[in-house]
Molecule: Lysine riboswitch aptamer
Organism: marine eukaryotic metagenome
RNA sequence: CGGAGGCGCAACCGAGAAGAGUAAUCUACCUAUCGCUUGGGUAGGCUUGGGGUAGAUGAAAGGCGAGGUUGCCGAAGGAUGUAAGAUAUACCCGUCUUACAUGCCUGGUUGUAUAGGGAAUACCUAUGCAACUGUCGCAUGAAAAACAUGCGGAGAGCCG
Repeated sequence: CGGAGGCGCAACCGAGAAGAGUAAUCUACCUAUCGCUUGGGUAGGCUUGGGGUAGAUGAAAGGCGAGGUUGCCGAAGGAUGUAAGAUAUACCCGUCUUACAUGCCUGGUUGUAUAGGGAAUACCUAUGCAACUGUCGCAUGAAAAACAUGCGGAGAGCCG
C1' cells in the first nucleotide's frame, strides 16, 4: 500500500408505534398560604400565587422504527482529560450534547445477569458469563497441503 470477517460498523432518510388522553389551555367546584419558580442547592422574584376533583379541547421533544441510501472494516463504541453549549432569572453542583486529545479498554455477533441512562416492558451503554463466528499459534489425528477435534492469543491482530 492492497484486502478479509458478517444477524459486521456508522451517518442520513423513514410510514408508524410509544410518549399520552400526559403536558398545556378553557369551564365549574374544593382547599386557603398549604407553596411555585430547575434535576438538586443558594439568592432573587411571585401571592392576581400554589394544590386537588370533574368536564371539554388536546400536543411536542429526546429515545424506538420495517426497509432504503451513502460512507466504511478500529469500522466503531466506551473511559479519562480539556474546551464550548443546553438544562425557561443568576450562580454553584449534577446531568446531557458537541469538538479535540490519549494505542487507556474492547476482534465481531447473539443470548443472559447485574449496574447506569430512559416515561418505558422498548432501546442504548458498561462489565461478567455462555454460545456462535473470523483469524493466528500450539497439540493430536497417515497429518506436507487441506480438514477435524481440543487448548490458547488479541485488531498494537490476520492475509497478500